[in-house]
Context: one part of a larger RNA
RNA sequence: UGACGGGGACCCGCACAAGCGGUGGAGCAUGUGGUUUAAUUCGAAGCAACGCGAAGAACCUUACCAAGCCUUGACAUCCCUCUGACGACCCUGUAAUGGGGGUUUCUUUUCGGAGCAGAGGAGACAGGUGGUGCAUGGUUGUCGUCAGCUCGUGUCGUGAGAUGUUGGGUUAAGUCCCGCAACGAGCGCAACCCCUGUUCAUAGUAGCCAGCAGUGAGAUGGGGACUCUAUGGAGACAGCCGGAGACAAUCCGGAGGAAGGCGGGGAUGACGUCAAAUCAUCAUGCCCCUUAUGGCUUGGGCUACACACGUGCUACAAUGGUGGUAACAAAGGGAGGCGAGCCGGUGACGGUAAGCGAACCCCAGAAAAGCCAUCUCAGUUCGGAUUGCAGCCUGCAACUCGGCUGCAUGAAGCUGGAAUCGCUAGUAAUCGCAGAUCAGAAUGCUGCGGUGAAUACGUUCCCGGGUCUUGUACA
Numbered sequence: 001u002g003a004c005g006g007g008g009a010c011c012c013g014c015a016c017a018a019g020c021g022g023u024g025g026a027g028c029a030u031g032u033g034g035u036u037u038a039a040u041u042c043g044a045a046g047c048a049a050c051g052c053g054a055a056g057a058a059c060c061u062u063a064c065c066a067a068g069c070c071u072u073g074a075c076a077u078c079c080c081u082c083u084g085a086c087g088a089c090c091c092u093g094u095a096a097u098g099g100g101g102g103u104u105u106c107u108u109u110u111c112g113g114a115g116c117a118g119a120g121g122a123g124a125c126a127g128g129u130g131g132u133g134c135a136u137g138g139u140u141g142u143c144g145u146c147a148g149c150u151c152g153u154g155u156c157g158u159g160a161g162a163u164g165u166u167g168g169g170u171u172a173a174g175u176c177c178c179g180c181a182a183c184g185a186g187c188g189c190a191a192c193c194c195c196u197g198u199u200c201a202u203a204g205u206a207g208c209c210a211g212c213a214g215u216g217a218g219a220u221g222g223g224g225a226c227u228c229u230a231u232g233g234a235g236a237c238a239g240c241c242g243g244a245g246a247c248a249a250u251c252c253g254g255a256g257g258a259a260g261g262c263g264g265g266g267a268u269g270a271c272g273u274c275a276a277a278u279c280a281u282c283a284u285g286c287c288c289c290u291u292a293u294g295g296c297u298u299g300g301g302c303u304a305c306a307c308a309c310g311u312g313c314u315a316c317a318a319u320g321g322u323g324g325u326a327a328c329a330a331a332g333g334g335a336g337g338c339g340a341g342c343c344g345g346u347g348a349c350g351g352u353a354a355g356c357g358a359a360c361c362c363c364a365g366a367a368a369a370g371c372c373a374u375c376u377c378a379g380u381u382c383g384g385a386u387u388g389c390a391g392c393c394u395g396c397a398a399c400u401c402g403g404c405u406g407c408a409u410g411a412a413g414c415u416g417g418a419a420u421c422g423c424u425a426g427u428a429a430u431c432g433c434a435g436a437u438c439a440g441a442a443u444g445c446u447g448c449g450g451u452g453a454a455u456a457c458g459u460u461c462c463c464g465g466g467u468c469u470u471g472u473a474c475a
Base pairs, nucleotide, nucleotide: 001475002474003472004471005470007469008468009467010466011465012464013463015459016458019423020422021421022420023419026314027313028312029311030310031309032308033307034305035304042053043052064300065299066298067297068296069295070294073125077124078123079121080120081119082118083117084116089100090099091098105114106113107112127289128288130287131286132285136283137282138278139277140276141274143272148187149186150185151184152183153182154163155162156161167178168177169176193266194265195264196263198234199233200232201231202230203229204228208223209222212221213220237260240254241253242252243251244250316416320375321374322373323372324371325370332363333362334361337356338355341352342351343350344349382413387408388407389406390405391404392403393402429451430450431449432448433447434446435445
């Protein structure tokens, strides 16, 4: 000087407390461990691995296993020889492969040249999701959006170092003020950026409709007022008033205002820590394989199942289930696409087909809610697992191993031990909608809006963190 203390002082955080809803019990989905297996490819491991890499394993993917094949190779550069194509077609084979058959580029002086493709050969080489993340780059997690981390000059100290950065206040903040052997500065904080909340100007179609005409309908004529769209401004700064305070920084209350004390949300992550993660995104040193640890194909596996754990979904019902019935969004996506309407089907869906590269058309019915009816506390008209049969769709192909529909079946489950998690406001809880990936395949993920709470006395205690100080058998 740090680090540490079941030392001290001060402060903060859904850290506790006050509340609301969960997990832990059930069934299922999904990930992991374990076990099994020819293989169940690999990685991730307290917080910070476990709906994680994977924004989507039937084949492919695919790295794993079995079998059948190839050896300058599926891919790159170089050399030599031959051919003129490659493709389409036929036979064999599960396929890869092997065999057959057939035709052909440009230019030219018709010798050739060029390009491309194929076959054969020779090696140099290719190739490796093989090892090492404890050899590395790059990227990322984490403490933590915590308020810290440093430097120059000066001064003090023999020196390691100290000072500044400590102290008194204050702040979300090393934020600012005052003081001070310090004076300044840098990386962080804040601001500048984006979305949102109010308003003005400009603009008016594919958007809008107050007044006029008009209709089944903003369809249409018309209008730019309003909504909205999208560009530029205004607006909030402790600016004004009162009080507190060192007359400071700042704090408390009030006015005006759409908004008040950082208005709300996002992006933004200092010096560093964990030899943290990744050699399987990529790149890369070294080591290793080279008729195989490389390459091709078919089939299987990654989907196994006495069990254990994590994360979720659905429930256990009456604030509910079921049937009917006039409502109200936002944000997205669409051409090998979205697909209206009509017809068929109980339905999944099929047939036909308009419109739309979309403020035009479509996906698209929002759902919870409201109203009417019924059920009457039961393992039930709760709950839907499981199973049988019959179908639909995608796709060469749904047996291993997809999703969906109809009929039938109707399991556990009556609110969950010890323990444990999230959340302070348009939040929790609850309700649906969309998107990426994607042929098909979400209860996951990322977004969007609808309805919309309770509680916070407080900082004694648990956890994590910051500042000062103290002790030290630690460095």

The prediction has a mean pLDDT of 83. A computed fold for a 475-nucleotide part of an RNA from uncultured Alistipes sp., annotated as small-subunit ribosomal RNA, 3' major domain.